A computed fold for a 1377-nucleotide RNA from an uncultured bacterium, annotated as small-subunit ribosomal RNA. Rfam family: Bacterial small subunit ribosomal RNA. Its family is annotated with ribosome and structural constituent of ribosome in the Gene Ontology.

């Protein structure tokens, strides 16, 4: 000393939580020794039981029992024993008396108070025992306890008669001195008053005992000790508690007390107290300390100390020095207990201990040895005070559980990439110690002569064995500390964020770490961090926060010079601030903790002496703050009265006729009863068009036609008078938009509420038609607003520019220009600011004073006051709940915001789709199985460029199980495969035929079979663990980066801007300046020239021929190979002299000539079934092999096509003209023959520019049909055949002959295409034994449109605005469940 938490990131602003200490604790887990201390916080609840206050015989009179002496009856016979009698001594003690039970011990219920704390005062008091000085103790009397008797009673008592003593109790004497009254004289004090003298008058003491030494009494004074009583200052929260007080405040006089004093009492008088918070109402003992904190602060008041209360609950006094008395009286009341029912007893918040309450808190121990305290002359006695000990890790503090060496890094064990790593020198082994504990021997201080409860304890010595002694939490991030397994939004964890939904470092558990250790978490509480109540040390425009204005009591604050005084300050002295504690220094227990000594603090408070700067008072003084008069313009400032003109509506009347009105389009409504329109009159209300301005005025709300009357402020000048009169302002008072409310008027428009019409899924809005109340006016009332510059007033400082309005001055003939002030506005600097922004009108930079805030919700609500006719307004809470709620700026994305741009995006065209057969995929359904994937565009003629078996992965059945496939090992064979038969659906099984290579002859190779385990296999799971690979925005024109520069900072700049472009394409400008990744080129391929090369290609010339057939030739076409060509290069216009754009020219091609490959950074969680792969699952099956089925299954429902619905056509002969391509030779098939045909039987030719496939078709030419379900259309069936293949039934494809089904151009909607393009004809590959209406190429013929960018889709740049960022398929609010 800080961190984690709001967001896609950022500053901030703010709460909630951590990390640190403490505890009289408690709980869960665990436990080895000792020392000091510490232990009912909860029921001041309730107690059984023993103990916690007695002592004194040297006061007292008596019993009692003992010794000694005495007396010595009776009786016995005499030694004696001995009733009775008296003295003395010892010792016991109920009583009467003395002193002690007011201390010490124990609670803390009460109490907001002189209770405590501090510091004073008593000239307003007391003080037993002590100390110390003084004087004295003389003589008398009369009782009562005990005792005896007796009475009542059940006891506890209680009550009579007798008799008795003292240091018990009453007089009397004496009075040095005291106390009281009276009047006097000195001294002295802050007043009443206090002290001394002297004087007269009164008034009150004593006790004996004795050892003769004292001890004890009495008086008075003085100490000393202990108490009392009184002030000054401090001492908790509520104002949603604002008034309290009748002995209440004073005063006189009695009374009362140790002592003031309404303390109490009679009388007077009307006073006390209070926003500096009385009274009331919650808690609560107070402090010295003690925790905590850097301090200020804030907590608390367990133990130790001191002070108060208080003793079952209440209330009262008595005795006494002291009490209104914890183990003492009395009464009342709960409560227990006893009882003979009359009536009695009792008091643990003393120690102990029990029972209740509680999360909790101890033994019914030991001794007076020491301490001290009571009583005694002492001995002595009493002491649960105390001083030991026993329980409890409750706390602090020591000490141990071993040291040393040891590497084969053993085992086990966890992990693993199988190689190791880690536990770990750790252990084992070897050397070696013995502190606790345990065992034996000694054995203390504490005591002073005696006397130790503790205690055979503390300590010493010996011997002995490494033996008896280590646990808890934690390990995602704060925060040290990670791996593996189990689990699978489950079972949990969690202090705060937040883990857990099949690879969890966050849950359990292991391993292994990290922390602290006889402990270690948890829970509660306290400060602390939190400058999150802020004195030290915050704020309040927008984040929570400035009152809606002003006047203005109390209070705060307060101009200049001078001069007292000393409350405030500052300084010096003095007393006090107990002791312990804290902090230094020293010392005693082996050391700490403990404990002793010292000192030094105790920051206060009193009382004294000084200084006078400043604040405060006193006192005269000034003028510059502040008003006063004086002279002028300015203004919607206010309040009343009058006036005035456009306008709206209503009536009256003309004119006039079918409509008006309204609206996005309409109705509702008015109108043939004559509306709207117009034209004349006429009424009422209400508002003041233009001037009119970020212009005026007002404190704020807020003023707007002239015009008078009355009135309030600002300002400016000049500078004559007051002399600080000033500024703020809690309560208080008045003002205070709209709305609303009372009473009265009024009412033209408009216009909540109402009604009707419309829009809508609905529409109790919005839009229309109308219409109350209310807007007006007057008198009251409300008292609020986004009452806003979301910025309280007030005073001085602080760069500057410009622009309104006001009033002065100066210049100048004037325009005008320059300077004062005030008072409005923009920009801007410095500086503040989170930032955005404010910046002389500050949100800067200081001072006053007020107001107001301390997370978000709940809630400006609830209760309560107070106002208010009422609405309702003011004050204004808690429960409970969230971990955030906010503010500002950033980057996206998004808007039925906005600009610029583009794209077959629209639109202008053309042909399809959606209707129908049929094909083909998909959903659904069905099924043993219908094998899986793909899903909006961007899945559905998609994976799959081709499922009868095979494929294949589904399903049924039947087989195998180191396995259908790979490498190790061992062992036999020598082959094995192959052919043939036999059984079975195959798979297999079985018999039989044929049957290896090298070689140093040891033996290898090689293949097959059996065997064992290691492993194989998997189209089983995860594409949300991956790599590859792909579709898509999108061929969109973007998307970075590096230095530099702004900004706290996310981030911005650059990449925007201006123009241009297909393009971030290019040029200019610019705090940028460069760069990469796209774009553009380079590649390919087509158009067009050259050249080069002519075979299987080609023919212009020669010759030949049926024929480029042949010679010849390579001119052309063509094939491939190299080049050229196109670059806004030229011209002209426009542009900014650029970029580039439009137009020309030439040129095959012109402005990227068509195409095509070629996909920035990223989005969308595609694909595990192409391939690869982690992890997981399976291992006589989820693996393999077979045969059969199945993917083709069919009531529907969609996608993609194909074929038509005919006449631009069909059918029928005839004639013409491509281009790419392909020929696993088991191919491609010419030609011939046969078949109506699909073919099939022969059979040349070609591994291909040579030979085939290969006749292209649309087309043209002629012919038939004539509009029709047809000479359209061909589905579907029957039948008969081809082909392919081991095999065409589930389930090929093609002929042939019949059969002739929908369909007559297709709703809503939807798709494609801008030129060799659509449309339309065919032809060709690849898969492939056979099977295309699909792909995937290829030529043939070959349009029509394209104003334009307003709309829809998508997509780019710039801007806006945001409560979205999982980003609008967002986010949210209701109301149900």
């Nucleotide at each position: 000393a800080g961190a984690g938490u709001u967001u896609g990131a950022u500053c901030c602003u703010g709460g909630c939580u951590c990390a640190g200490g403490a505890u009289g604790a408690a709980c869960g887990c665990u436990g080895g020794c000792g020392g000091c201390g510490u232990g009912c916080c909860u029921a001041a609840c309730a107690c059984a039981u023993g103990c916690a206050a007695g002592u004194c015989g040297a006061a007292c009179g008596g019993a009692c029992u003992c010794a000694u002496a005495u007396u010595g009856a009776a009786a016995c016979c005499u030694a004696g024993u001995g009733a009775u009698u008296u003295a003395u001594g010892a010792g016991u003690u109920a009583g009467u008396g003395g002193c002690g039970g007011a201390c010490g011990g124990g609670u803390g219920a009460g109490u907001a108070a002189c209770g405590c704390g501090u510091g004073g005062a008593a000239a307003a008091c007391c003080u037993g025992c002590c100390g110390u000085a003084u004087a004295c103790c003389g003589g008398g009397g009369g009782a009562u306890a005990a005792c005896a008797c007796u009475u009542a009673g059940a006891a506890a008592u209680a009550g009579g008669u007798g008799c008795u003593a003292a240091u018990a109790c009453c007089g009397c004497a004496u009075a040095a001195g005291c106390g009281c009254a009276c009047a006097g004289c000195u001294u002295c004090g802050c007043a009443u008053g206090a002290a001394g003298c002297a004087g007269u008058g009164u008034g009150a003491a004593a006790a004996a005992c004795u050892c003769c030494g004292g001890u004890g009494g009495u008086a008075u004074a003085c100490g000393a000790u202990g108490g009392u009583u009184c002030c000054g200052c401090g001492u908790c929260u509520g104002a949603u508690u604002a008034g309290c007080u009748a002995g209440u405040u004073g005063g006189u006089g009695a009374g009362g007390u140790a002592a003031a004093a309404g303390c109490c009492c009679a009388c007077c008088a009307a006073g006390g107290c209070g926003a500096c918070g009385a009274u009331c109402a919650g808690u609560a003992g107070c402090c010295g300390g003690c925790c905590u904190g850097a301090g200020a602060g804030g907590g608390u008041g367990a133990a130790c100390g001191g002070c108060c209360a208080c003793a079952u609950u209440g209330g009262g006094a008595c005795u006494g020095a002291g009490a209104c008395a914890c183990g003492g009286c009395c009464c009342a009341g709960a409560c227990u207990c006893c009882u003979a029912c009359g009536g009695g007893a009792g008091g643990c918040a003393g120690c102990a201990g029990u029972g209740g309450g509680g999360a909790a808190u101890a033994u019914u121990g030991c001794a007076c040895a020491a301490u001290g305290g009571g009583g005694g002359a002492a001995a002595c006695c009493c002491u649960g005070a105390u001083g030991c000990a026993g329980c409890a890790a409750c706390g602090c503090c020591g000490c141990g559980u071993g040291a040393g060496u040891g590497a084969a890094g053993a085992a086990g064990u966890a992990u693993u990439u199988c190689g190791g790593u880690a536990u770990g020198u750790a252990a084992a082994g070897c050397u070696c110690u013995a502190u606790c504990a345990g065992c034996a021997g000694g054995g203390a201080a504490g005591a002073a002569g005696a006397u130790g409860a503790c205690g055979g304890u503390a300590c010493c010595u010996g011997a002995c064995c490494a033996a008896g002694a280590a646990g808890c939490c934690c390990c995602g991030g704060c925060u040290a500390a990670c791996u593996a397994c189990g689990u699978g939004c489950c079972a949990g964890c969690a202090g705060c964020c937040g883990c857990g939904g099949u690879a969890a470092u966050a849950c359990g558990u292991a391993g292994g770490g990290g922390g602290c250790a006889a402990g270690c978490g948890u829970u509660a509480u306290c400060c602390g961090g939190a400058u999150u109540u802020a004195c030290u040390g915050g704020g309040u425009g927008u984040a929570a926060a400035g009152g809606g204005a002003g006047c203005g009591c109390a209070g705060a604050c307060g101009g200049c010079a001078g001069u007292g005084c000393a409350a405030g300050u500052c300084u010096g002295g003095a007393g006090u601030g107990a002791a312990a504690g804290c902090c230094c220094g020293g010392g005693g227990c082996c050391c700490a903790a403990c404990c002793c000594c010292g000192g030094a603090a105790c920051u206060g408070c009193u009382c004294u002496g000084g200084a006078a700067a400043c604040u405060g008072u006193g006192c005269g003084g000034c003028u510059u703050g502040a008003g006063u008069a004086c002279a002028g313009g300015a203004g919607a400032g206010g309040a009343a009265a009058g006036c005035g003109g456009a306008a709206u509506u209503c009536c009256u009347a003309g004119u006039g006729u079918a409509g008006c009105g309204g609206u996005g389009a309409a109705a509702u409504g008015c109108g043939u009863a004559g509306a709207u329109a117009u034209u004349a009159g006429g009424a009422a209300g209400a508002a003041c068009a233009c001037c009119a301005g970020u212009g005026g005025c007002g404190a704020a709300g807020g003023c707007g036609g002239c015009u008078u009357u009355c009135u309030g402020g600002a300002c400016u000048g000049a500078a004559a008078c007051u002399g600080a009169c000033g500024c703020u302002g809690a309560g208080g008072c008045a003002c205070g938009a709209a709305a609303g409310c009372g009473u009265g008027g009024g009412g033209a428009g408009c216009g909540a509420a109402c009604a009707g019409g419309a829009u809508u899924a609905g529409a109790u809005a919005c839009c229309c038609u109308g219409g109350u109340a209310g807007u007006c006016c007057a008198c009251g009332c409300c008292g609020u607003a986004a009452a806003c510059g979301a910025u309280g007033a007030g005073u001085g400082g602080u760069a500057g520019g410009u622009g309104g309005u006001c009033g002065g001055g100066g210049a100048g003939g004037a325009a005008u220009c320059c300077c004062c002030g005030a008072g409005u506005g923009c920009c801007g600097c410095a500086g503040c600011u989170a930032a955005c922004g404010c910046a002389a009108u500050a949100a800067g930079c200081a001072c006053u004073c007020c107001a107001c805030u301390g997370g978000g919700g709940g809630a400006g609500u609830a209760c309560g006051a107070c106002c208010g006719c009422a609405a309702g307004g003011u004050u204004g809470a808690a429960a409970c709940u969230c971990a955030a709620a906010g503010g500002a700026a950033u980057u996206g994305a998004c808007g039925g915001g906005g600009g610029c741009c583009c794209g077959c995006a629209c639109a202008a065209g053309c042909g399809g789709u959606g209707g129908a057969g049929c094909a083909u995929g998909u959903g659904g359904u069905u099924u043993a199985a219908u094998u899986c994937g793909a899903a909006g565009c961007a899945a559905c003629g998609c994976g799959a460029a081709g499922a009868g078996c095979c494929u294949u992965a589904c399903c049924a059945a039947g087989g195998c199980u180191u396995g259908a496939c790979a490498u190790c090992c061992c062992g036999a064979u020598g082959a094995c495969a192959g052919g043939c038969g036999u059984a079975g659906a195959g798979a297999u099984a079985c018999g039989u035929u044929u049957u290896c290579c090298c070689u140093u002859c040891g033996g290898g190779g090689c293949a097959u079979u059996g065997g064992u385990g290691a492993c194989a296999g998997g189209u089983g799971g995860u594409g949300c663990a991956u790599g590859g690979u792909u579709g898509u925005c999108g061929u969109c024109a973007g998307c970075u980066c590096g230095u530099g520069u702004c900004g706290u900072g996310a981030g911005a700049u650059g990449u925007u801007g201006g123009g241009u472009u297909a393009a971030g394409u290019c040029c200019c400008g610019c705090a940028a300046c460069g760069a990469g990744c796209g774009c553009a080129a380079c590649c390919c391929u087509u158009a067009c020239c050259c050249u080069u090369a002519g075979u299987a290609g080609c023919c212009a010339u020669c010759a030949u021929u049926a024929a480029g057939u042949u010679g010849g030739g390579c001119a052309c076409u063509c094939u491939a190979g190299g080049g050229g060509g196109a670059c806004u290069g030229c011209c002209g216009u426009g542009g900014a002299u650029a970029a580039c754009a439009c137009g020309g020219a030439g040129g095959a091609a012109g402005g990227u000539g068509g195409g095509g490959a070629u996909g920035a950074c990223g989005u969308c969680a595609a694909u595990c079934a192409u391939c690869a792969u982690g992890c997981c699952c399976c291992u006589u099956a989820u693996g393999u092999c077979c045969u059969g089925g199945g993917c083709u299954g069919c009531a529907c429902a969609c996608g993609u096509g194909c074929u038509a619905c005919a006449a631009u056509g069909g059918c029928c002969g005839g004639c013409a003209c491509a281009a790419c391509g392909g020929g696993c030779a088991c191919g491609c098939c010419a030609c011939u023959g046969c078949g109506c045909g699909a073919g099939c039987a022969g059979g040349a030719g070609c591994a291909a520019a040579u030979c085939c496939c290969u006749u292209a078709a649309a087309g043209c030419c002629g012919g038939c049909c004539c509009c029709a379900g047809u000479u359209c259309g061909g589905a579907u069936c029957g039948g008969a055949g081809g082909c392919u293949g081991c095999a065409a039934c589930c389930c090929g494809c093609c002929u042939c002959c019949g059969u002739g089904a929908a369909g007559u151009c297709g709703g809503a909607g939807u798709u494609g295409c801008u030129a060799g393009u659509a449309a339309u004809c065919g032809c060709g590959g690849a898969u492939c034994a056979g099977c295309a209406c699909g792909c995937c190429g290829c030529g043939g013929u070959g349009a029509a449109u394209g104003c334009g960018u307003u709309c829809c889709c998508g997509g780019g740049c710039c801007u806006u605005g945001c409560a979205c960022u999982c980003a609008c398929c967002g986010c949210c609010c209701g109301u149900c469940a």